Model confidence (mean pLDDT): 81 of 100.
Transfer RNA from a Candidatus Woesearchaeota archaeon, 73 nucleotides, folded computationally.
The organism belongs to Candidatus Woesearchaeota, within Archaea.
RNA sequence: GCCGAGAUAGCUCAGUUGGUAGAGCGCCAGUCUCAUAAGCUGGAUGUCGCGGGUUCAAAUCCCGCUCUCGGCA
Numbered sequence: 001g002c003c004g005a006g007a008u009a010g011c012u013c014a015g016u017u018g019g020u021a022g023a024g025c026g027c028c029a030g031u032c033u034c035a036u037a038a039g040c041u042g043g044a045u046g047u048c049g050c051g052g053g054u055u056c057a058a059a060u061c062c063c064g065c066u067c068u069c070g071g072c073a
Stems, first nucleotide, its partner, number of pairs: 001072007010025004019056001027043005049065005
């Protein structure tokens, strides 16, 4: 330099043909217990890597850029 994959909650990831962003774990509160843990109930949290474009509407489509991983040279 070229090709491919990826970047979404604190962490690991889902989001399949564009329609108001989710799960598990973790965290906080309550319940239970003499107490802790487990269990149960409720709750908080996202500029969807960055900047543009298309569209009534974009995590999703198009363009450029940044970073990570793999391959080729």
It matches the Rfam family "tRNA". Gene Ontology term of the family: triplet codon-amino acid adaptor activity. The family's RNA type in Rfam is transfer RNA. From the family's description: Transfer RNA (tRNA) molecules are approximately 80 nucleotides in length.